Context: one part of a larger RNA
RNA sequence: CUGGGCGUAAAGAGCACGUAGGCGGGAUUUUAAGUCAGGUGUGAAAGACCGUGGCUCAACCACGGGGUUGCACAUGAAACUGGAAUUCUUGAGGGCAGGAGAGGAAAGUGGAAUUCCUGGUGUAGCGGUGAAAUGCGUAGAAAUCAGGAGGAACACCGGUGGCGAAGGCGACUUUCUGGACUGACCCUGACGCUGAGGUGCGAAAGCGUGGGUAGCAAACAGGAUUAGAUACCCUGGUAGUCCACGCUGUAAACGAUGGAUACUAGGAGUGGGAGGUAUCGACCCCUUCCCGGCCGCAGCAAACGCAAUAAGUAUCCCGCCUGGGGAGUACGGUCGCAAGGCUGAAACUC
Numbered sequence: 001c002u003g004g005g006c007g008u009a010a011a012g013a014g015c016a017c018g019u020a021g022g023c024g025g026g027a028u029u030u031u032a033a034g035u036c037a038g039g040u041g042u043g044a045a046a047g048a049c050c051g052u053g054g055c056u057c058a059a060c061c062a063c064g065g066g067g068u069u070g071c072a073c074a075u076g077a078a079a080c081u082g083g084a085a086u087u088c089u090u091g092a093g094g095g096c097a098g099g100a101g102a103g104g105a106a107a108g109u110g111g112a113a114u115u116c117c118u119g120g121u122g123u124a125g126c127g128g129u130g131a132a133a134u135g136c137g138u139a140g141a142a143a144u145c146a147g148g149a150g151g152a153a154c155a156c157c158g159g160u161g162g163c164g165a166a167g168g169c170g171a172c173u174u175u176c177u178g179g180a181c182u183g184a185c186c187c188u189g190a191c192g193c194u195g196a197g198g199u200g201c202g203a204a205a206g207c208g209u210g211g212g213u214a215g216c217a218a219a220c221a222g223g224a225u226u227a228g229a230u231a232c233c234c235u236g237g238u239a240g241u242c243c244a245c246g247c248u249g250u251a252a253a254c255g256a257u258g259g260a261u262a263c264u265a266g267g268a269g270u271g272g273g274a275g276g277u278a279u280c281g282a283c284c285c286c287u288u289c290c291c292g293g294c295c296g297c298a299g300c301a302a303a304c305g306c307a308a309u310a311a312g313u314a315u316c317c318c319g320c321c322u323g324g325g326g327a328g329u330a331c332g333g334u335c336g337c338a339a340g341g342c343u344g345a346a347a348c349u350c
Stems, first nucleotide, its partner, number of pairs: 004321003007304002012318001014201004021194003025088007033081002035077003039073004049065006091191001092188004096183003103177007110154001115149007125136002162169002206247006215241002220236004258317006266295002271290006299306002323350003332343004
C1' cells in the first nucleotide's frame, strides 16, 4: 500500500469559523486531458512458460512460439469524469410577513433568606452530636420585635420544557445584538459539502493587578472518634468562591456516538408554527413543517442494545486506532508569569 475498524473491546479532535486540498444538482452545445478501440514503433539477449529436437536418459543445450500487463506516436469514439460556453431551479442564499425562547452583552431595579450592627422586651442558658466536648453566654447570649448595613444567590412558576456550535444559560425592566422556525410568493442562479495547517470560543480549579467579602469553605487550629485518625462527625477559619481587565486551555468537555446529504413499517405523548374542519369563540378532530423524549418492525450488532435524533441502507470529506505495562513518562521542539499544556518515543518486561 491493500485490508479491517472507532456507543461499551484500542480508536470521534471540547466546539465552531474557515485557507489549501478532496468531493459536488438538472439540460444543451463543444473540446478530447482522464477513459476506451484498433494500428505503428519500442519493450535487447539470456532466463521463465509452452512445443519440438540433440547428447543412450536426465541435468545441460539448440530451434520455434506465445507472452513481455509498460512507454511513445498518429488515427478514431464521445457514454461517464475533467475543461469551455449557454441555460434551468429542486441544493444554497436573499427579500416580505409573523409568532416562540434561562441565546449573548451592558445599565438599572426588586423581594425572601443568612450574617453583622444599634435599640426594645426577656433571663439562664444557647449551640452541637450516635453520645459528647471544643465554642458562644450574667460585660446579658439564645428567643422575639423594630431600624440599619453589606455581599451573594434568585424559592414557587419549573416541565425526559426552552435556547445556544460547544462550554453553558433561570428574579424583573430597558437598551444593543446573534441564531433557529413557520407561511406565501418574489429575487439571485450551484453561489454547495467537508476541511490538513490556521484563527476564535471554551466548565471548574489555578495564576497576575486592583477591588469586594454576607454565606460557604481547600489549607490550618481546636474538640471528638479510634489501637492510631495527618480522615469521616463537631466548633472555628484563610485562600478561593463575587467584580473589572489580562492569562491558563484542561474535564467522565459524554449521547463515552465527527460533519453533510438522500432513502427505509408503525404507535402514543410533549414544545414552537401554519392550514383545514367545527364552533358565537376557545378546546377537540384532521393534515403538514421544525425541535426535543419514549416504545417498536425490517435491518444491524459479540452481546447489551440502536432503530427517521440509526449503531439501518449508501455517497463525500476530516480526525483517530493497531496487545498490556513502561507512559501520556523521558528527550527535543513549542506555548505559558508559574502551575503546566500540546507534540510524543525507546530500552526493558508480560
Small-subunit ribosomal RNA, central domain from an uncultured bacterium, 350 nucleotides, folded computationally. The full RNA is in RNAcentral, with records from ENA and Greengenes. Its Rfam family is "Bacterial small subunit ribosomal RNA". Rfam links the family to the GO terms structural constituent of ribosome and ribosome. Its mean pLDDT, the model's own confidence on a scale to 100, is 88.